Record summary:
SAM riboswitch aptamer (S box leader) from an uncultured Acidimicrobiaceae bacterium, 117 nucleotides, folded computationally. It was read from a public genome assembly, where an Rfam model found it. It matches the Rfam family "SAM riboswitch aptamer (S box leader)". Rfam links the family to the GO term regulation of gene expression.
């Protein structure tokens, strides 16, 4: 780049540089912006998409164990499995993000993350 699944009205800004736009895109609004925006940089920080450790709840598999029995099942309990699948809190790893609901409407569609071709 394609193609799928999830999210997208919670949360989170100071400093340097820079110097006209900016908010993706098209119409229509609004709003930010020389009291320096948008951008890059550097510190911070938010959040919980993955990854990782933590507890807990159910659940497979196997071994023991305990009582009862002629002798067994089942239930109980105990451990084991880089087991499974759920929840919760954590933030030392990868990513994302930190004006407005992806700024709002309208039709299209974009952004992030996850794991495939």
């Nucleotide at each position: 780049g394609c193609a799928u699944c999830a999210u997208c009205c919670a949360g989170a800004g100071c400093a340097g540089c820079u110097g006209a736009g900016g908010g993706a895109c098209c119409g229509g609004g609004c709003c930010c912006u020389g009291u320096g925006a948008c951008g890059c940089u550097g510190c911070g920080g938010c959040a919980a998409c993955c990854a990782g450790a933590g507890c807990g709840c159910u659940u497979a598999u196997g071994a023991c164990c305990a009582g009862a029995u002629c002798a067994g099942a089942a239930c109980g309990g105990u451990c084991a499995u880089c087991g499974a699948g759920c929840g919760u809190g954590c933030g030392a790893g990868g990513u994302g993000c930190c004006a407005a609901u992806g700024c709002c409407c309208g039709a299209g569609c974009g952004a992030u993350g996850a794991g495939g071709a």